This is a predicted structure of a 72-nucleotide RNA (transfer RNA) from Papaver somniferum. The RNAcentral record of the sequence draws on Rfam. Its mean pLDDT, the model's own confidence on a scale to 100, is 82. It matches the Rfam family "tRNA". The family's RNA type in Rfam is transfer RNA. NCBI's taxonomy places the organism under Eukaryota, Streptophyta, Embryophyta, Papaveroideae, Papaver.
[in-house]
RNA sequence: GCCCUUAUAGCUCAGUGGAAGAGCAUCAGAUUUUUAAUCUAAUGGUCCGCAGUUCGAUCCUGCGUGAGGGCA
Numbered sequence: 001g002c003c004c005u006u007a008u009a010g011c012u013c014a015g016u017g018g019a020a021g022a023g024c025a026u027c028a029g030a031u032u033u034u035u036a037a038u039c040u041a042a043u044g045g046u047c048c049g050c051a052g053u054u055c056g057a058u059c060c061u062g063c064g065u066g067a068g069g070g071c072a
Stems, first nucleotide, its partner, number of pairs: 001071007010024004018055001026042001028040003048064005
């Protein structure tokens, strides 16, 4: 220098066009003499950035940025 993959909640990850969910973590309650475990509920997201396509974009396209990999 060229090419590929990837970026979503505090962490690990789903979600291939109708607008975002799970597990763990955190917090509250129930149970328990207390803790742990278990159960219930809640909080937490400008979906990396800019532009484009579309009635509508986390999703498709282009260009960047970060991370990982391949070739030279």